[in-house]
Context: one part of a larger RNA
RNA sequence: CCUCCGUUAAGGAACUCGGCAAAAAAGCUAGACGUAAGUUCGCAAAAUGUCUCGCCUAUAUCGCAAGGUAUAGGCCGCAGCGAAAGUUUCCCAAGCAACUGUUUACCAAAAACACAGGUCUCUGCAAACCCGCAAGGGGAAGUAUAGGGGCUGACGCCUGACCAGUGCUGGAACGUUAACGGGAGCGGUGCAAGCCAAUCCCCGAAGCGCCAGUGAACGUCGGCGAUAACUAUAAUCGUCCUAAGGUAGCGAAAUUCCUUGUCAGGUAAAUUCUGACCCGCAUCAAUGGCGUAAUGACUUGGGAACUGUCUCAACGGAGAGCUCG
Numbered sequence: 001c002c003u004c005c006g007u008u009a010a011g012g013a014a015c016u017c018g019g020c021a022a023a024a025a026a027g028c029u030a031g032a033c034g035u036a037a038g039u040u041c042g043c044a045a046a047a048u049g050u051c052u053c054g055c056c057u058a059u060a061u062c063g064c065a066a067g068g069u070a071u072a073g074g075c076c077g078c079a080g081c082g083a084a085a086g087u088u089u090c091c092c093a094a095g096c097a098a099c100u101g102u103u104u105a106c107c108a109a110a111a112a113c114a115c116a117g118g119u120c121u122c123u124g125c126a127a128a129c130c131c132g133c134a135a136g137g138g139g140a141a142g143u144a145u146a147g148g149g150g151c152u153g154a155c156g157c158c159u160g161a162c163c164a165g166u167g168c169u170g171g172a173a174c175g176u177u178a179a180c181g182g183g184a185g186c187g188g189u190g191c192a193a194g195c196c197a198a199u200c201c202c203c204g205a206a207g208c209g210c211c212a213g214u215g216a217a218c219g220u221c222g223g224c225g226a227u228a229a230c231u232a233u234a235a236u237c238g239u240c241c242u243a244a245g246g247u248a249g250c251g252a253a254a255u256u257c258c259u260u261g262u263c264a265g266g267u268a269a270a271u272u273c274u275g276a277c278c279c280g281c282a283u284c285a286a287u288g289g290c291g292u293a294a295u296g297a298c299u300u301g302g303g304a305a306c307u308g309u310c311u312c313a314a315c316g317g318a319g320a321g322c323u324c325g
Base pairs, nucleotide, nucleotide: 002319003318004317005316006315007314008313010311011310014309019306030052031051032050033049038043040154054075055074056073057072058071059070060069061068062067076080089304090303091302092301093300094299095298096296097295101113102112117152118151119150120149121148122147123146129138130137131136155291156290157289158288160221161220162219165218166217167214168213169212170211171210174209175208176207181202182201183200184199187196188195189194222240223239224238225237226236249283250280261277262276263275264274265273
């Protein structure tokens, strides 16, 4: 020097990516009192916090009893849950996910998966769908309040426009069209009957074309110019294009390049954080949008308490390191 512990003046997060680690609080289901915002009225909540706890006497009261409770007075000790140990400090605010749960056995536990709920779609039973060459089996000893598949993901308020493309569904017509069938038949061959046969015409299913519908199907949701009595801005107008031009919300966001945007708050000082603004590089509605109590070994910012994290290190203990084997 290293590992694991213990203590530390003054300060108290100045450490650091970050209070990581440690310390502190508390005292292991004690009793009493008291407890905010918010809220889905269940919670939040053991919120935060305050006080008490032994023994003796008396009285009252409850109980069948064991015993309990209350009030008053008194006694002793440093100390009365007279302590082996056991144990998530708290608060404010934001993001994400409703929640309990699940996961990368051995670098990721999460905002990922699942979930109840929602919705679309298929399926009438010898069901759809799945396994199997088949027999057969599952679905199901079920029967649309059932079963399969897709998407979304509690709850609340909602879920806009576009069917041109792609997909799916429907459509007794029409167009296109294979084989078969029908007709004509160049030509070949044969004495003939006939056989072979180029080519053409008719008929002819699905599919495709065509016509519709369909977005909680895949998806998509514009540009330029001008305009109001200062200026600025543009409710307004013109024009081009489109299937239609992004609605309600939210917005420098887990999304904002420029960017440490601008303003406000918090700090002595903040690229973080919170609240606003909106010229959204490139938000947006079940690829769900926006909120949301509770929950979270999640992520972010601030504070109280506390501390060797630090200023800045010191001392002590047990080991290892060292020597011999």
The part of an RNA shown here (large-subunit ribosomal RNA, domain IV) has 325 nucleotides and comes from a Candidatus Moraniibacteriota bacterium. Its Rfam family is "Bacterial large subunit ribosomal RNA".